[in-house]
RNAcentral holds the sequence, with entries from Rfam and Ribocentre. This is a predicted structure of a 121-nucleotide RNA (FMN riboswitch aptamer (RFN element)) from Liquorilactobacillus capillatus DSM 19910. The coordinates come from a structure-prediction model, not an experiment, and the mean pLDDT is 79.

RNA sequence: GUUUGUCUUCAGGGGCAGGGUGAGACUCCCGACCGGCGGUAAUAGGCCGCGACCUACAGUGAUGUAGUUGAACUGGUGUGAUUCCAGUGCCGACAGUAAAGUCUGGAUAAAGAAGAUAGGG
Numbered sequence: 001g002u003u004u005g006u007c008u009u010c011a012g013g014g015g016c017a018g019g020g021u022g023a024g025a026c027u028c029c030c031g032a033c034c035g036g037c038g039g040u041a042a043u044a045g046g047c048c049g050c051g052a053c054c055u056a057c058a059g060u061g062a063u064g065u066a067g068u069u070g071a072a073c074u075g076g077u078g079u080g081a082u083u084c085c086a087g088u089g090c091c092g093a094c095a096g097u098a099a100a101g102u103c104u105g106g107a108u109a110a111a112g113a114a115g116a117u118a119g120g121g
Stems, first nucleotide, its partner, number of pairs: 002120009018030003032102002034092002036050004045090001054067005072088005094105003
């Protein structure tokens, strides 16, 4: 250094300023703002994959199995970019409530990152 187990720490996020209508809206309208983890010939909310959420089934339960899982183009630089630069657009679970990516809630965690330790080849 590699692989397997155990443990610890971290991660578990961010975001409607200002205005309009209204009895009432951070939910509607104008407008503003935000972007989990790994990968990539080069930095990604949109490419590929994973997690989360949701659904079904099994289980007393922890949990397991299966499914579902949003959205981008144009131009430029370059050996190389759907990742950078410029422009214009787009997307965002469920429940509650005046209709919610941003409020409140289920809520804890997971993907993953770093380290310690024991064993194997």
It matches the Rfam family "FMN riboswitch aptamer (RFN element)". Rfam describes the family as follows. The RFN element is a highly conserved domain that is found frequently in the 5'-untranslated regions of prokaryotic mRNAs that encode for flavin mononucleotide (FMN) biosynthesis and transport proteins. NCBI's taxonomy places the organism under Bacteria, Bacillota, Bacilli, Lactobacillales, Liquorilactobacillus capillatus. The same sequence occurs in records of 2 taxa.